RNA sequence: GGCUCCAUGGUGUAGUGGUUAUCACAUCUGCUUAACACGCAGAAGGUCGUGAGUUCGAAACUCGCUGGAACCU
Numbered sequence: 001g002g003c004u005c006c007a008u009g010g011u012g013u014a015g016u017g018g019u020u021a022u023c024a025c026a027u028c029u030g031c032u033u034a035a036c037a038c039g040c041a042g043a044a045g046g047u048c049g050u051g052a053g054u055u056c057g058a059a060a061c062u063c064g065c066u067g068g069a070a071c072c073u
Base pairs, nucleotide, nucleotide: 001072002071004069005068006067007066010025011024012023018056027043028042029041030040031039049065050064051063052062053061
C1' cells in the first nucleotide's frame, strides 16, 4: 500500500428502516440474615466511535475519518 471484518451503559451482548434500544454480570437502595453470601423487589447508568449523505423516518443502508483485528504484498 491492497482487501475483509469489528466499534451499542463500567464489562460482555441482542437488535435485517418504524412508537420509549434488549439481556446478563457488575454498581446502588430496600427486604431477608446475628452478620456475610445466596435469593427477592426496585433504581441509576446509552443521545449506538465520529462527520456527512439517502429516506417521511437510520443503531441499522451509502461514503469519508478515527481506533482495533486477521489476511495479502
Transfer RNA from Octopus bimaculoides, 73 nucleotides, folded computationally. RNAcentral holds the sequence, with entries from Ensembl Metazoa. Rfam family: tRNA. Rfam links the family to the GO term triplet codon-amino acid adaptor activity. Rfam classes the family as a transfer RNA. The source organism's lineage runs through Eukaryota, Spiralia, Lophotrochozoa, Cephalopoda and Octopus.